[in-house]
A computed fold for a 71-nucleotide RNA from a bacterium, annotated as transfer RNA. Its Rfam family is "tRNA". Rfam describes the family as follows. Transfer RNA (tRNA) molecules are approximately 80 nucleotides in length. The family's RNA type in Rfam is transfer RNA. Rfam links the family to the GO term triplet codon-amino acid adaptor activity. The coordinates come from a structure-prediction model, not an experiment, and the mean pLDDT is 83. The RNAcentral record of the sequence draws on ENA and MGnify.
């Protein structure tokens, strides 16, 4: 150069046209002498643009950016 693939939270990971879930991580709290561990709650996310739609993470182009074949 061709080809396919994956990209959602601070990190793994889920989902799928109609509000984005889970878990560890953080912040606060109840317990505790004290702490840890359990349990309650709070924060925080769909790679970038453009298209289709009533709506788009999702469905199409293109771009990055990573990995995987392949010449």
């Nucleotide at each position: 150069g061709c080809g396919g693939g994956u990209g959602u939270a601070g990190u793994a990971u889920a989902g799928u046209g109609g509000c984005a879930g889970u878990a560890c991580a953080g912040g606060g709290g109840u317990c505790u002498c004290c702490a840890a561990a359990a349990c309650c709650u709070c924060u925080a996310g769909c790679g970038g643009g453009a298209g289709u739609u009533c709506g788009a993470u999702u469905c199409u182009c293109u771009c990055c950016a990573c990995c995987c074949g392949u010449g």